[in-house]
RNA sequence: GAUGAAAAAGGCAAACCCGUCAAAAGGCGGGGACGCAAAGCUACCUGUCUAACGGAUGUCAGCAUCCCAUGAUCGAGGGGCCGCCACAC
Numbered sequence: 001g002a003u004g005a006a007a008a009a010g011g012c013a014a015a016c017c018c019g020u021c022a023a024a025a026g027g028c029g030g031g032g033a034c035g036c037a038a039a040g041c042u043a044c045c046u047g048u049c050u051a052a053c054g055g056a057u058g059u060c061a062g063c064a065u066c067c068c069a070u071g072a073u074c075g076a077g078g079g080g081c082c083g084c085c086a087c088a089c
Base pairs, nucleotide, nucleotide: 001089003086004085011036012035016031017030018029019028020027021026034075040081041080042079044078045077046076047073048072049071054067055066056065057064058063
């Protein structure tokens, strides 16, 4: 350098439950482990989720339906940045 076979020091933590924040998606804390060699960081690209605000239509109105990311997801894929251990090559 490449790689993650075997191993070791360690690390993270899905579903679910409790608490909490949020309109929601979801976040955070605790419990818990399905998994993970970047499941560390970053919404830059694609995807996905949500639709408060705003818009449209209907309605006397309350409200209903639809559209919309400025919201969210890095444990959906790609890109960028940084990094532990090992050394079968």